[in-house]
RNA sequence: CUCUUAUCAAGAGCGAUUGAGGGACCAGGCCCGUUGAAAUCCGGCAACCACCAGUAAUUGGAAAGGUGCUACUUCCUGCAGAAUGUGUUCAUUCUGAAAGAUAAGCU
Numbered sequence: 001c002u003c004u005u006a007u008c009a010a011g012a013g014c015g016a017u018u019g020a021g022g023g024a025c026c027a028g029g030c031c032c033g034u035u036g037a038a039a040u041c042c043g044g045c046a047a048c049c050a051c052c053a054g055u056a057a058u059u060g061g062a063a064a065g066g067u068g069c070u071a072c073u074u075c076c077u078g079c080a081g082a083a084u085g086u087g088u089u090c091a092u093u094c095u096g097a098a099a100g101a102u103a104a105g106c107u
Base pairs, nucleotide, nucleotide: 003105004104005103006102007101008100013042015041016040017039021032022031023030026078027077028076029075043070044069045068048066049065051061052060053059074099079096080095081094082093083092084091085090
């Protein structure tokens, strides 16, 4: 990396360095950014694994360990289905998939 399972509507800085970009790919949108993007450090949030309690639990606790995260629903849409609307090759809403992110695990 592939595969499997679970979760993804919440939460988290007027800090420091730095100096132009960023929001996963592709496409269409819409946003953020010298009133400093990304990155690094510090801070913070959370609770997947590990830890403690418990016979156990889809249980509780703590947050020192291993990660992770720290604008906008995974920023929205792109494939399918249903419903509604007399705009029906359109729009809106809902559901599911696909893809992605994070954690743990097998070979």
Description:
A computed fold for a 107-nucleotide RNA from Anaerobacillus alkaliphilus, annotated as SAM riboswitch aptamer (S box leader). NCBI's taxonomy places the organism under Bacteria, Bacillati, Bacilli, Bacillaceae, Anaerobacillus.